This is a predicted structure of a 350-nucleotide part of an RNA (small-subunit ribosomal RNA, central domain) from a wastewater metagenome.
RNAcentral holds the full RNA, with entries from SILVA.
Context: one part of a larger RNA
RNA sequence: CUGGGCGUAAAGGGUCCGCAGGCGGCUUGGUGAGUCUCGCGUGAAAGCCCCGGGCUCAACUCGGGGACUGCUCGAGAUACUGCCAGGCUUGAGGGCAGGAGAGGCAAGCGGAACGUUGCAAGUAGCGGUGAAAUGCAUUGAUAUGCAACGGAACACCAAUGGCGAAGGCAGCUUGCUGGACUGUUCCUGACGCUCAUGGACGAAAGCCAGGGUAGCGAACGGGAUUAGAUACCCCGGUAGUCCUGGCUGUAAACGAUGGGUGCUAGGUGUUGGUGGUAUCGACCCCCCCAGUGCCGCAGCUAACGCAUUAAGCACCCCGCCUGGGGAGUACGGCCGCAAGGUUGAAACUC
Numbered sequence: 001c002u003g004g005g006c007g008u009a010a011a012g013g014g015u016c017c018g019c020a021g022g023c024g025g026c027u028u029g030g031u032g033a034g035u036c037u038c039g040c041g042u043g044a045a046a047g048c049c050c051c052g053g054g055c056u057c058a059a060c061u062c063g064g065g066g067a068c069u070g071c072u073c074g075a076g077a078u079a080c081u082g083c084c085a086g087g088c089u090u091g092a093g094g095g096c097a098g099g100a101g102a103g104g105c106a107a108g109c110g111g112a113a114c115g116u117u118g119c120a121a122g123u124a125g126c127g128g129u130g131a132a133a134u135g136c137a138u139u140g141a142u143a144u145g146c147a148a149c150g151g152a153a154c155a156c157c158a159a160u161g162g163c164g165a166a167g168g169c170a171g172c173u174u175g176c177u178g179g180a181c182u183g184u185u186c187c188u189g190a191c192g193c194u195c196a197u198g199g200a201c202g203a204a205a206g207c208c209a210g211g212g213u214a215g216c217g218a219a220c221g222g223g224a225u226u227a228g229a230u231a232c233c234c235c236g237g238u239a240g241u242c243c244u245g246g247c248u249g250u251a252a253a254c255g256a257u258g259g260g261u262g263c264u265a266g267g268u269g270u271u272g273g274u275g276g277u278a279u280c281g282a283c284c285c286c287c288c289c290a291g292u293g294c295c296g297c298a299g300c301u302a303a304c305g306c307a308u309u310a311a312g313c314a315c316c317c318c319g320c321c322u323g324g325g326g327a328g329u330a331c332g333g334c335c336g337c338a339a340g341g342u343u344g345a346a347a348c349u350c
Stems, first nucleotide, its partner, number of pairs: 003322004007304002012318001014201004021194003025088007033081002035077005041071002048066007091191001092188003095184004103177007110154001114150007125136002162169002206247006215241002220236004258317006266295008275286002299306002323350003332343004
């Protein structure tokens, strides 16, 4: 430098933003760097290939030719790429008008359940299991009613639903705030796509400091079960789960499917929106845009399956793979308070 690949066989980075870099719409003119053509020069000799000669042949050697795919310079060409200048609107962005949404942050409020405590009333059990026991209860439990306090989570609505880049997001109200979508085609005029390094975000668990602790509940204690039972079942129960600030940076972070653009039969449902038709009206019917499901043709695929939300047909950019074990280990670097994370081998072995 290059081949083949990455849904499930090894392989898509957890996600986004984004500098450098790579790539880039329609059109006019200029330039002629890339590119193409021609020419001069050079590309030493030997070697290599072809032809011929000399040692009896060959190796070897001598002569001639070719090749040396390259480079410099000069001249010419201008389709494509680049550069310079100008124009355009379909890509991109903006304005205006709308409706949808558990998108984010903060504050306030609510009811059900649960726990504790008090009071009332009441008496001997309650609880738990396959069956029991530990446990709770005459210092009055459980069951019932009322009240106060407390923390956490928000039944129904609820969906095969919605929103978000991903992680993720669900009681109600208010404030602040991000994004997407539709209509209009009014404005800018290629302002675009991707993105190594970098930055930000990033479930749960875990860590530091302070608070909080109702329920649940690693560890732990006890009761059972059992040959044993460091378990499954039961009674308790600390960290944690919750809040504030900081750290960690991982995951089956999954659609196990990177992002962008264009193209390629249909059928059926659903969410948001515009328009048309229709109606007293909710509805119903048709078209289009954006999203989200199912079925299915061509095509693809090892098969399974995917199939306009592609795993089809193409182009651009990034990441990654290259037999199993050793091993996501060791060593070193970087990061972290630590736990550890990240980068990431080899010997040996099959």